[in-house]
């Protein structure tokens, strides 16, 4: 020096002047002074939860979602440790990771053959058959019977080789065989069982037996497990202003389907057409808060215990202008019920590690 | 803010059940016709929004991201 991996920390700063929203105090009701005033992502809305109604949220099906093992949390498809599996020379980094030896179901095109396969080349052709030879025997031209042939390759064997293909039913060698072929063997790989030792488990490592092979696809349908009641702050509570009624319905709460309970049947319910109101309070921000600190548990994630502090609540939506100084020269972007995560935008320093070249 | 639909050829839609994308309109070119028109025959024309995964294979299945569309106040 260059080419990478991990973690962390910040989001200009200081002052003047003008402005905006809340909450306090004064007030001459015109303001004034104090005070606080966006993020690490406020974003997507993609998972989990709080909270409100739906009756007290019931049972079953269907659906849907999660899917290694332990542990954290209110809770999760997040977190953290771990095991297995793949990448990388490495630091390190990724995994939707239960079951295709339950069931069904897919594989176009090539290809003989594509699922308990398959004979197209290639081998082989012992068996049969078929030619040719000579033998015996019947004997009528002739036929019969066994042999035999570096014979045809008919019929038929054959999954070693080749060919196609994403994939063609372990791999190497040996024996065998007419050729072959887990047919047998041997060894390596994987797989079922049985077991023995470690671990809480996932799973790891040793042995015995056994049959020789179980091909892929569940982000296919499914099948175990687990979990899930729907709807969302425009949810829901109340106050005020204002108008016209009118049709259709008996089942509604319960939104896919049954059961089960509550409530209702002639109008105060629910739907449609048509009116009338663009207003105020409350939900609303003290929370699963934030920082700090611990000779506490815990490997960690996280939890305990002390301390301090209160840190946007608008409503057409405030946080925002200009000037001046520095500086490493300001990216991505802005709340809208809250809260945990995930995932995408985006800037700048700072620590540690790894791999390379040089040089000392 | 909350919920819910969609994105394929120049334009309006199929395809969603994984096997290599069609159709009408419109365009082009021939034929017909004296020309045009209509009507017949053939042709071109797609990174199925984008990225990235599963699978031999993705417009279809899965995640993430861009986009455009729609619904939801209160009173009687």
């Nucleotide at each position: 020096c260059g080419a990478g991996c991990c973690g962390g920390c910040g989001a200009g700063a200081c002052g003047a002047u003008c402005g905006c929203g809340g909450c306090u105090g004064c007030u001459u009701c015109g303001g004034c002074a104090g005070u606080c005033g966006a993020g690490g992502a406020a974003a997507g809305u993609c998972c989990g939860g709080a909270c409100u109604c739906c009756a007290c949220a019931g049972g079953g099906c269907a659906u849907g979602a999660c899917g290694c093992u332990g542990g954290g949390u209110a809770a999760c498809u997040c977190c953290c440790a771990g095991g297995c599996g793949g990448g990388g020379c490495a630091a390190c980094c990724c995994g939707a990771c239960g079951g295709c030896a339950a069931g069904u179901g897919c594989a176009g095109c090539a290809g003989a053959g594509a699922g308990c396969a398959g004979a197209c080349c290639g081998c082989c052709g012992a068996u049969g058959g078929c030619a040719c030879g000579g033998a015996u025997c019947c004997u009528u031209c002739g036929g019969a019977u066994a042999c035999g042939u570096c014979g045809c390759a008919c019929a038929g064997g054959u999954a070693a080789g080749g060919c196609u293909g994403a994939a063609a039913g372990g791999g190497u060698g040996g024996g065998g065989u007419a050729a072959g072929a887990g047919c047998c063997c041997a060894c390596c790989a994987g797989c079922a069982u049985c077991u023995c030792a470690g671990g809480c488990g996932a799973c790891u490592g040793g042995g015995g037996u056994g049959g020789c092979u179980a091909g892929g696809c569940a982000a296919a349908c499914c099948c175990c497990g687990u979990c899930a009641g729907g709807a969302g702050c425009a949810a829901g509570a109340c106050c005020g202003c204002g108008c016209a009624g009118g049709g259709a319905u008996a089942g509604g709460a319960c939104g896919g389907c049954c059961c089960g309970u509550c409530c209702g049947c002639u109008a105060c319910g629910u739907c449609c057409c048509g009116g009338g109101u663009a207003g105020g309070u409350c939900g609303c921000u003290u929370g699963a808060g934030a920082c700090c600190g611990u000779u506490c548990g815990g490997u960690a994630a996280c939890g305990g215990c002390g301390g301090u502090c209160c840190c946007a609540g608008a409503u057409a939506g405030a946080u925002g202008a200009u000037c001046g100084u520095c500086c490493a020269a300001g990216a991505c972007a802005g709340g809208a019920u809250c809260c945990g995560g995930c995932u995408u935008a985006u800037u700048g320093c700072c620590g540690g590690c790894u791999c390379g070249c040089a040089a000392c | 803010g909350c919920c819910g639909g969609g994105g394929u050829a120049g334009c309006u839609c199929a395809g969603a059940c994984g096997g290599u994308a069609g159709a009408g309109c419109a365009g082009c070119u021939c034929a017909c016709u004296c020309g045009u028109a209509a009507u017949g025959a053939g042709c071109a024309g797609g990174u199925c929004g984008u990225c990235g995964g599963u699978u031999c294979a993705a417009g279809u299945c899965c995640g993430a991201u861009c986009c455009c569309c729609g619904g939801c106040u209160c009173c009687a």